Annotation
Bacterial RNase P class A from a Desulfobulbaceae bacterium, 371 nucleotides, folded computationally. Rfam family: Bacterial RNase P class A. By type it is a ribozyme. The coordinates come from a structure-prediction model, not an experiment, and the mean pLDDT is 77. Of the family's consensus pairs, 94% are formed in the model. A source record names the gene rnpB.
């Protein structure tokens, strides 16, 4: 110097005007006054997991049904995380995968002989049988052939092909029979485990698929802040008390009484309901910065410090100037013109995941050059 490999941070900056939401403060208490503070993200997003929280439900088992799956530990919990174990892949750094297919069922498209109770196109054999034929008195030997067998070494096909390599063995061949490896049971040994190493028996069982049925371990009620609590105009129906039912309630006419008329049955108060609307819930939390300890790490434990949107018509904007970075156009003057990601709270919380212009820093492998 080039190439890669993990992991963290930033994500436009300054000012000034003019507004918006919220809090505190003060008097002058203003149909919305004056000051001061606060004001969107790393993902606030999909709404995928897991909780707090709240309301229904609900003796305990069970069957279903969903869902997670190496193994230990971390966590309030998880499908998250961390180290570890194996298996692939990459020269490396480092990246993915993971229960069970030798319980059972089911399926495997083209191809091909055969996709699983195995089987036989091309071959390969002449042991056995059979058919011919020479020789033999006869038994029988010997050639042929490829009807019947025998055989899976080799070729073919496919994404997979019935343990792989060698030797011995055979008619010709085969775990037939040996060595090594695989595999499978069983013993030691380390390691908490997953597993690793060893050693001894078998003698070889057996494709793939479980994001198909299933097995096996675990693990789980539902609904979601529009949850729910409280205040409460007003509506209907419900309860109390009082007045009234020919001893006339109540309405109308009337400023009132009398009076007249309508009326055979209510009427008027207060409980109480719970729509509009308002308050909560709702910002102090499994909380953020530092610091010290403990662990390999996730993570945990202590001191110390700090308050860090809170709207529902849904507040966080808008315009300027000045610089930053990055394009293009250049007369190479730093001059013009352009752009400046992806987005955008809504009960909170830990996590995954997907989007991101444009930069930053650490750590590591690899190669090559110099010293």
């Nucleotide at each position: 110097u080039g190439g890669g490999g993990u992991g963290a941070g930033c994500g436009c900056a300054u000012g000034a005007u003019c507004g918006c939401u919220c809090c505190g403060g003060c008097c002058c208490u203003g149909c919305u006054g004056c000051c001061g503070g606060a004001g969107a993200g790393g993902a606030a997003a999909g709404u995928c997991c897991g909780a707090a929280c709240a309301c229904c439900a609900c003796a305990g088992g069970g069957c279903g049904c969903g869902g997670u799956g190496g193994u230990u530990c971390g966590u309030a919990a998880c499908g998250c995380g961390a180290a570890c174990u194996u298996c692939g892949g990459g020269u490396a750094a480092c990246c993915g995968g993971a229960g069970g297919a030798a319980a059972g069922u089911g399926c495997c498209a083209c191809a091909g002989a055969a996709a699983a109770u195995a089987c036989a196109c091309c071959g390969c054999c002449g042991a056995u049988g059979g058919c011919g034929u020479g020789c033999u008195u006869a038994c029988g030997c010997g050639c042929g052939u490829a009807c019947a067998g025998g055989u899976a070494a080799g070729g073919u096909u496919g994404a997979a092909a019935u343990g792989g390599c060698g030797a011995g063995g055979u008619a010709a061949g085969a775990g037939c029979u040996c060595a090594c490896c695989g595999c499978a049971u069983c013993c030691a040994u380390g390691g908490c485990g997953a597993c690793a190493u060893g050693g001894a028996u078998g003698g070889c069982a057996g494709g793939g698929u479980a994001a198909a049925c299933c097995c096996c371990a675990c693990c789980g009620g539902g609904u979601g802040c529009a949850a729910g609590a409280c205040c409460a105009a007003a509506u209907a129906g419900g309860g109390a008390a009082g007045c009234g039912u020919u001893u006339g309630a109540a309405g109308g006419c009337g400023g009132c009484c009398c009076g007249c008329c309508u009326g055979a049955a209510g009427c008027u108060u207060c409980c109480g309901g719970g729509u509009a609307g308002g308050u909560u819930g709702c910002a102090c939390g499994a909380g953020g910065c530092g610091c010290c300890g403990g662990g390999u790490g996730a993570c945990c434990g202590g001191c110390a410090u700090c308050c860090c949107a809170g709207u529902c018509a849904a507040a966080u904007g808008a315009u300027c100037a000045u610089g930053g970075u990055c394009c293009g156009c250049u007369g190479c003057g730093u001059g013009c013109g352009g752009a400046u990601a992806c987005a955008g709270a809504a009960u909170u919380c830990g996590g995954c995941u997907u989007a991101u212009a444009g930069c930053u820093c650490a750590c590591c492998c690899c190669a090559u050059u110099u010293u």